[in-house]
Context: one part of a larger RNA
RNA sequence: AGCUUAUGAUGGAUGACUUGGUACGGGAAGGCGAUGAAGGACGUGGUAAGCAGCGAUAUGCCUCGGGGAGCCGCAAACAGGCUUUGAUCCGGGGAUCUCCGAAUGGGGCAACCCUCCGCGGGUGAUGCCGCGGAAUCGCGCGCUGAAUAAAUAGGCGCGCGAGGCGACACUGGGAGAAGUGAAACAUCUCAGUAACCCAAGGAAGAGAAAAAGACAUUGAUUCCCCUAGUAGCGGCGAGCGAACGGGGAACAGCCCAAACCUCACACUUUAAGUGUGAGGGGUAGCGGGACCGCGAUGUGGUAUGUUAAGGGAUAGUAGAAUGAGCUGGAAAGCUCUGCCGUAGAAGGUGACAGCCCUGUAUACGAAAUCCCAAGACAGCCUAGCGGUAUCCCAAGUAAUACUGGACACGUGAAACCCAGUAUGAAUCCGGCCUGACCAUAGGCUAAGGCUAAAUACUCUCCCGUGACCGAUAGUGCACAAGUACCGUGAGGGAAAGUUGAAAAGAACCCCUGUAAGGGGAGUGAAAUAGUACCUGAAAUCAUAAGCUU
Numbered sequence: 001a002g003c004u005u006a007u008g009a010u011g012g013a014u015g016a017c018u019u020g021g022u023a024c025g026g027g028a029a030g031g032c033g034a035u036g037a038a039g040g041a042c043g044u045g046g047u048a049a050g051c052a053g054c055g056a057u058a059u060g061c062c063u064c065g066g067g068g069a070g071c072c073g074c075a076a077a078c079a080g081g082c083u084u085u086g087a088u089c090c091g092g093g094g095a096u097c098u099c100c101g102a103a104u105g106g107g108g109c110a111a112c113c114c115u116c117c118g119c120g121g122g123u124g125a126u127g128c129c130g131c132g133g134a135a136u137c138g139c140g141c142g143c144u145g146a147a148u149a150a151a152u153a154g155g156c157g158c159g160c161g162a163g164g165c166g167a168c169a170c171u172g173g174g175a176g177a178a179g180u181g182a183a184a185c186a187u188c189u190c191a192g193u194a195a196c197c198c199a200a201g202g203a204a205g206a207g208a209a210a211a212a213g214a215c216a217u218u219g220a221u222u223c224c225c226c227u228a229g230u231a232g233c234g235g236c237g238a239g240c241g242a243a244c245g246g247g248g249a250a251c252a253g254c255c256c257a258a259a260c261c262u263c264a265c266a267c268u269u270u271a272a273g274u275g276u277g278a279g280g281g282g283u284a285g286c287g288g289g290a291c292c293g294c295g296a297u298g299u300g301g302u303a304u305g306u307u308a309a310g311g312g313a314u315a316g317u318a319g320a321a322u323g324a325g326c327u328g329g330a331a332a333g334c335u336c337u338g339c340c341g342u343a344g345a346a347g348g349u350g351a352c353a354g355c356c357c358u359g360u361a362u363a364c365g366a367a368a369u370c371c372c373a374a375g376a377c378a379g380c381c382u383a384g385c386g387g388u389a390u391c392c393c394a395a396g397u398a399a400u401a402c403u404g405g406a407c408a409c410g411u412g413a414a415a416c417c418c419a420g421u422a423u424g425a426a427u428c429c430g431g432c433c434u435g436a437c438c439a440u441a442g443g444c445u446a447a448g449g450c451u452a453a454a455u456a457c458u459c460u461c462c463c464g465u466g467a468c469c470g471a472u473a474g475u476g477c478a479c480a481a482g483u484a485c486c487g488u489g490a491g492g493g494a495a496a497g498u499u500g501a502a503a504a505g506a507a508c509c510c511c512u513g514u515a516a517g518g519g520g521a522g523u524g525a526a527a528u529a530g531u532a533c534c535u536g537a538a539a540u541c542a543u544a545a546g547c548u549u
Base pairs, nucleotide, nucleotide: 001548002547003546004545005544006543007542008541009540015534016498017497020469021468022466023465024464025463026462027461028460029458030457031165032164039100040099041098042055043054044053046078047077050074051073052059061094062093063092064091065090066089070082071081072080105114106113107112115134116133117132118131119130120129121128136162137161138160139159140158141157142156143155144154170201171199172198173197174196181188185235211218212217222249223248224247225246226245232240233239253450254449255448260280261279262278263277264276265275266274267273285428287393288392289391290390291387292386293385294384300381301380302379304378305377306376307375310372311371312370313369314368316364317363318362323336324335325334326333338355339354340344346358347357348356399423400422401421402420403419404418405417409435430445431444432443433442434441485492486491505533508520509519510518511517
C1' cells in the first nucleotide's frame, strides 16, 4: 500500500406512508363593480415576526336559527378573561369597513400631496376637526342663448346610464402573419390558424325558405353518426375536400312596414291637399292583404307579469349489533362465545374492528335569504265563406359592368352568396332560383325584425371515481410558494414531508473553556426512535483484526 472481515462515521438511495396533486363523471353556478369591484398598502392581539382573520366598532359588533361544554386561530407558554342567564363553534341576514386601485374634486413617483362648496363641532376670530358634495362621456328633459332675423352652435341645471375586473376557457365580429409542407420555390399549403382589437352571454351564433332537390319529393335552425376521403378542387403537385340522401338528439313558432280607416299637430296652392306622430287594420305563396258582401263571441295557445301548492340550496338531527380468555408495550390479531344488517362504503382508535368512535343504509329538519315550479289570476295572441274593378305587398334595393372576397370549387363553362366603384328596374299578367346561357317545367317570395331546446366551455362550489402520481413523482408549490433568491425591467424562479401510541422531548450527576458535544441516571416496547429524530443502500472516511507484498 492493497484485499477481506467486523464495528462505526458520513450520506440520504430504497421500502413503507400521505396532508397534496392529476384526469374524468354527475350536480350547481356561470359573474363581480360608482351602494366603489378584482387586487393591494397600512393597520389591528396583553406579550405578536410570519400566515390566516378582521378594519379606527379592527383576532371583532348586532340579530335570527343550529348546537350543548367547553373556549380565547395556526401555536406552545405566562398573565388575564369568557361560558348552562348557553360561550367558543356552524349557518342566514345586517352594521362597521382606514388608504390606494375603473378611482371619479385637482395633482401625483399607487397606497401620498393640495383644494372649493354646504352643514356641524371647536375658538373671541382665523387656523383646526367631522360629515356630505364637486371627474368624464352618452342619452333624456328643462332653462338660457352668439356671429344672424327666425333658428342653430354654445352655456347652465336636473335625471338615468356607462367606465374597470374576471377562466391564457367557450361565442360572434374586425383586422391578420410566418416557421412549415410542396423533399428547392413563386400559385398553393400551414390558415382565416397564431398573436392583436371590439362586443356579448350563460351560453353565443344560426333560425321559420326569394330553401333543397329533380320531374319524385322534403319542409326553420343547431348538433351527432353515416354518406365519404366519395363527387369534385388542385404548379391536377403537395394537398384541400363537400352536398343530396339515410339514421339520431331536440323541437316552436311569431312580430312589423305598406294599402285602408280615425285622431292630433304643423305646413298649405284652402283641395277629396301634403308631412309628422299616435291608435285601429294587416303579415302571405294551393299568393296574401286592403276593399265589398255573408258569418262566428267562443275555442285553443302563451316565450309576459303577479301569485303559489310543492321541491331544492345555504347549519343540522336520529341512526342497529360483543363479551371473555391468550400473546403483546398496546388487540382490532388468535381461541371460545354471541348479536345486527334497508347499515359488511370509508376513515379513525397503541397491530388487521360490521357490533369502540366518526360514520354508512334509512328516516327527518329552517327563524332568515336565495333558486326552481304544477296550478291560479291578469295581460297578450288566435277564424271562416264568397267576390272582383281598383289599391298595397320593404329602392339607390334587385340587377348589370369592372374589381375583390367567400362558397370543398385556385377564373375556370363558374352559377349561387357578400362587398367597393359606376349605372340602375319591376309590384303578382310582378320578381328570384334550379351551377354559363336559352326554352320548357318545377321551386320560392329578397331588399325589416324576434325566437326556447338539442350544441361549446369551466375561474369556482358540492359529490364521486381511477389497471393515475406517491416527495428528483404528482401542480412550479403536500412545508411561511409564485415564497426565498436572481434581474434596471419585462421576466425567471427554487429547495424544503415522516421522533413516538402518547412529549412521557431526558429531573439529577459527571467530563469540558463550553449555550457545543458526550458519559451515566431516568422515560419508553424500542433512544443505533433524542427533535441533525421511521427505514437508513452506495460512493467516501475511521478504527480493529487477519491475509498478501
The prediction has a mean pLDDT of 86. This is a predicted structure of a 549-nucleotide part of an RNA (large-subunit ribosomal RNA, domain I) from a Candidatus Omnitrophota bacterium. It was read from a public genome assembly. Its Rfam family is "Bacterial large subunit ribosomal RNA". Rfam links the family to the GO terms ribosome and structural constituent of ribosome.